[in-house]
Order: sequence, then structure tokens, then C1' cells
RNA sequence: GGGCUUAUGGUGUAAUGGAUAGCAUGCCUGGCUUCGAACCAGGAGGUAAGGGUUCGACUCCUUUUAAGCCUA
Repeated sequence: GGGCUUAUGGUGUAAUGGAUAGCAUGCCUGGCUUCGAACCAGGAGGUAAGGGUUCGACUCCUUUUAAGCCUA
């Protein structure tokens, strides 16, 4: 240089082009408890960035960014 893959809450992981983006864990608040753990109830927090296609995009196309792999 060429090619391929991946990017979703703090972390891990789902989501046939049609949901209010789901689950687990962590965090916060309350309950329970002598205190804590566990347990119960509630809450905050996410689609790497720009553009395009579409009635509708996490999903398709394109450019870029970052990481990984193959090849010269």
C1' cells in the first nucleotide's frame, strides 16, 4: 500500500428496515436489618462521527475515526 472484521449505558451482551433500543452486572434512592450482606421496590445512564437512501435506519450505502486480523 491492498483486503477483511468490529464499534450499542461504567462493563458484558441482544435487537428480520417498523418498540418507548431489551437483558445481566455495576451505580443512586427507598424498604428490610442492631449494622452490613442478601433480598424487595423505584431511578439515572447507551447506538463511534459526518453525509446519503427510505414513509421509517443500531440495521442498507458512502466518507472518516479507533481497534483487530490477513497479505505484499
Molecule: transfer RNA
Organism: Bacteroidota bacterium